[in-house]
RNA sequence: GCCGAGGUAGCUCAGUAGGUAGAGCAGCGGACUGAAAAUCCGCGUGUCACCAGUUCGACUCUGGUCCUCGGCA
Numbered sequence: 001g002c003c004g005a006g007g008u009a010g011c012u013c014a015g016u017a018g019g020u021a022g023a024g025c026a027g028c029g030g031a032c033u034g035a036a037a038a039u040c041c042g043c044g045u046g047u048c049a050c051c052a053g054u055u056c057g058a059c060u061c062u063g064g065u066c067c068u069c070g071g072c073a
Stems, first nucleotide, its partner, number of pairs: 001072007010025004019056001027043005049065005
């Protein structure tokens, strides 16, 4: 330099016919306990990496930029 995959909650990741964004873990509050652990109940206001475009409407489509991983040279 070229090709491919990826960038979504604190972490690991879902989210394809474009239509108000989710799970598990962690965390916080409560119940229980003499106290704790475990268990149970409740709680998410995330610039969906960034900029622009298409569209009534974009995490999702198009172009560009940045970053990570892999392959080729």